[in-house]
Molecule: SAH (S-adenosyl-L-homocysteine) riboswitch aptamer
Organism: soil metagenome
RNA sequence: UUCCCGAGGGGCGCUGCAACGGUGUGGUCUACACACCGCUAGGCUCGGGAUCAUUUUUUCGUUUCAACGGCGCUCAUC
Numbered sequence: 001u002u003c004c005c006g007a008g009g010g011g012c013g014c015u016g017c018a019a020c021g022g023u024g025u026g027g028u029c030u031a032c033a034c035a036c037c038g039c040u041a042g043g044c045u046c047g048g049g050a051u052c053a054u055u056u057u058u059u060c061g062u063u064u065c066a067a068c069g070g071c072g073c074u075c076a077u078c
Stems, first nucleotide, its partner, number of pairs: 002050007009075006017043001020038007042068001
């Protein structure tokens, strides 16, 4: 860096940016860009595991501990 899992208390409804998928067009014709449709409000942070890359020094223990998350309704908790 990437992926998976867990946590950050829930449910229902609405909108649809990014990402993703499909179709079409353009194109230097595997890249990429644009349009339409679909999907979409834990995509964020923290912890654990795995993987890749880099670096070359700190490591271990103890203590303490989250902050955020479109709109409406509602439940729970304090």